[in-house]
RNA sequence: GGACGCAUAGCUCAGCAGGUAGAGCGCUCGCCCGACAUGCGAGAGGUGCCAGGUUCGACCCCUGGUGCGUCCA
Numbered sequence: 001g002g003a004c005g006c007a008u009a010g011c012u013c014a015g016c017a018g019g020u021a022g023a024g025c026g027c028u029c030g031c032c033c034g035a036c037a038u039g040c041g042a043g044a045g046g047u048g049c050c051a052g053g054u055u056c057g058a059c060c061c062c063u064g065g066u067g068c069g070u071c072c073a
Stems, first nucleotide, its partner, number of pairs: 001072007010025004019056001027043005049065005
């Protein structure tokens, strides 16, 4: 220098033919217990890497960037 992949909640990751985002763990509150843990119930938490474009509508499609990884030279 070139090719490909990944980037979504605090962490690990799903998701979709383009219709407005979820799980597990963690966190908070309640129940339970003498207390803690476990268990049960509820809740908070997201600029979807950044900037443009297409579209009535974009996490998803297109363009350009950034970071990480793999491979080639």
Notes:
Transfer RNA from a soil metagenome, 73 nucleotides, folded computationally. Its Rfam family is "tRNA". The coordinates come from a structure-prediction model, not an experiment, and the mean pLDDT is 80. The RNAcentral record of the sequence draws on MGnify.